[in-house]
RNA sequence: UACCUAUCCAGAGCGGUGGAGGGACAGGCCCGAUGAAACCCGGCAACCAGCGUAAGUAUGGUGCCACUACCAGCAAAUUUUUUGCAAUGAUGGGAU
Repeated sequence: UACCUAUCCAGAGCGGUGGAGGGACAGGCCCGAUGAAACCCGGCAACCAGCGUAAGUAUGGUGCCACUACCAGCAAAUUUUUUGCAAUGAUGGGAU
């Protein structure tokens, strides 16, 4: 760069600094001075590497730690709801 591929209803602090934003995106619905973002510590998980015949493990590289990726579009059904499929996005691995 965004070409290929996998995953996205599980899990994770009553800590420190900080001081007004945050949940990707016009809307909705929410979180936030009973303290947002960010940083540190802590934790979760197990994609890649390592180790192991394997089940695994948790040493290294990422990632993640309100709400399903908070909801959203299209279609169907048993239509206050449920199911299926997209688009977009995020993360890992590969490719360039």

The RNA shown here (SAM riboswitch aptamer (S box leader)) has 96 nucleotides and comes from Acetobacterium woodii DSM 1030. Lineage of the source: Bacteria > Bacillota > Eubacteriales > Eubacteriaceae > Acetobacterium woodii. The RNAcentral record of the sequence draws on Rfam and Ribocentre. Its mean pLDDT, the model's own confidence on a scale to 100, is 82.